Description: c-di-GMP-I riboswitch aptamer from Gallionella sp., 81 nucleotides, folded computationally.
RNA sequence: GUAUUUUCUUGGCAAACUUACCGAAAGGCAAGGGCGCAAAGUCAUCGGCCCAAGGAAGACUAUGGCAGCGGGACUGCGGCA
Numbered sequence: 001g002u003a004u005u006u007u008c009u010u011g012g013c014a015a016a017c018u019u020a021c022c023g024a025a026a027g028g029c030a031a032g033g034g035c036g037c038a039a040a041g042u043c044a045u046c047g048g049c050c051c052a053a054g055g056a057a058g059a060c061u062a063u064g065g066c067a068g069c070g071g072g073a074c075u076g077c078g079g080c081a
Base pairs, nucleotide, nucleotide: 002081004079005078012037013036017032018031019030021028022027035068041074042073043072045071046070047069048066049065050064054061055060
């Protein structure tokens, strides 16, 4: 450096829920808390899903959101070769 892999280790992240703040909401952020995760690290490009302020007579609709829904791209740790 590349490929493969999870048998051990060092560790890492952090669901629901509670409190505070932002937001129309979905949801986000911080502290507590641990359901789980070998990429549960980053990216909204593709599919999917969530909300509907505004717009529309109405049906509906993203310039909003979800990376812990799946694919994809980039990057990282440990072991073996």

About this RNA: It matches the Rfam family "c-di-GMP-I riboswitch aptamer". Rfam links the family to the GO term cyclic-di-GMP binding. Model confidence (mean pLDDT): 80 of 100. It was read from a public genome assembly, where an Rfam model found it. The source organism's lineage runs through Bacteria, Pseudomonadota, Betaproteobacteria, Nitrosomonadales and Gallionella.